[in-house]
RNA sequence: CGAGACCUCUUGAUGAUCGCGACUUCAGGCAGUAGUUUGAGGUUGAGGAACUUCCGGGCUCCGCAGAGCACAAUGGCGGAUAACGUCCGCCCAGGGUGACCUGAGAGAUAGCGCAACAGAGAAUAGACCGCCGCUUGAAUCAUUGAUGCAAGCGGUAAGGGUGAAACGGCGGUGUAAGAGACCACCGGGUUGCUGGUAACAGGAACCGCAUGGCAAGCCUCAUUGGGAGCAAGGUCAAGCAGAAGGCGUUAAGAGCUGCUCGCUCGUGUCUUCGGGUAGACUGCUAGAGCUUAUUGGUAACAAUAAGUCGAGAUGGAUGAUCAUCCGGCGCAAGCCGACAGAACCCGGGGUAUAAGAGGUCUCCACUU
Repeated sequence: CGAGACCUCUUGAUGAUCGCGACUUCAGGCAGUAGUUUGAGGUUGAGGAACUUCCGGGCUCCGCAGAGCACAAUGGCGGAUAACGUCCGCCCAGGGUGACCUGAGAGAUAGCGCAACAGAGAAUAGACCGCCGCUUGAAUCAUUGAUGCAAGCGGUAAGGGUGAAACGGCGGUGUAAGAGACCACCGGGUUGCUGGUAACAGGAACCGCAUGGCAAGCCUCAUUGGGAGCAAGGUCAAGCAGAAGGCGUUAAGAGCUGCUCGCUCGUGUCUUCGGGUAGACUGCUAGAGCUUAUUGGUAACAAUAAGUCGAGAUGGAUGAUCAUCCGGCGCAAGCCGACAGAACCCGGGGUAUAAGAGGUCUCCACUU
């Protein structure tokens, strides 16, 4: 120089005009000390993912003696954290020359189930080819024998072939040929030892070692999980309906009773009360907050100090136009500016993304 690996950061810049939301100052009107409205001015107004709604938590209401079943999620070990299925460090397995990357990474001797195609045989298997033995047959030769061929009966899992996978691997001993039948090494299992918090690693002795794969098929074991969500919830409260009380009844009437008074029900009106609809307000943005520094820790992260306030809408504001510069495309005129728009708030994961910036590290070649 080139090719890469990992960790971070920015999210076009400046200005003008008009418009919208929030807060605020001043002035005027209404109202009468709580506000409301109009005008003028000032400040401020989307993101790294605001997306997805996949996890976890705060907050709110409801539920809840205790235990179990069912269901769901998670699954190496240690740590971080409010918590997590997230993150950090480590272990193991796999990939890469390497920096580094990937992993639902417990249990297959609790039980059930599955294994397409190919293949002789797919789980306590299998004889297709091959190898070997015996018998018979015919043949040849150098004739009590040997050789190959064919048929039959057996042995054999070394070799070939099929497959994702063939019942430990490989070399030897052994044998008719073979075989953990036996031996060394590797692999596996059991039990101690050493190191480590642990996962695990190393090494020793013993066991010849039929019992392999899939648990992302059911399942077993362990751990965790009560439900619903800001349209949660709370406050005020027209109207209608309801309850209580006062007054009245030539503003209907009915009953006690044939009539009058009276009483009761009803009815008219007024006052009060509880719940509460429309509606309004609240919850609502100062928080597990952000920035910087120091300290502790390998790190995730934590502690301390100083500074700082950065949207709060609800038929839902955050927009449009112009100018100059920046970047890209184009001969030019000119065109374009990624992904994407808050809705109670945080911590993560996942996904989308144009252009650019910084840092650490690896490999190859060359030079010194």
Bacterial RNase P class A from Galliscardovia ingluviei, 368 nucleotides, folded computationally.
The model forms 95% of the base pairs in the Rfam consensus.
It matches the Rfam family "Bacterial RNase P class A". By type it is a ribozyme.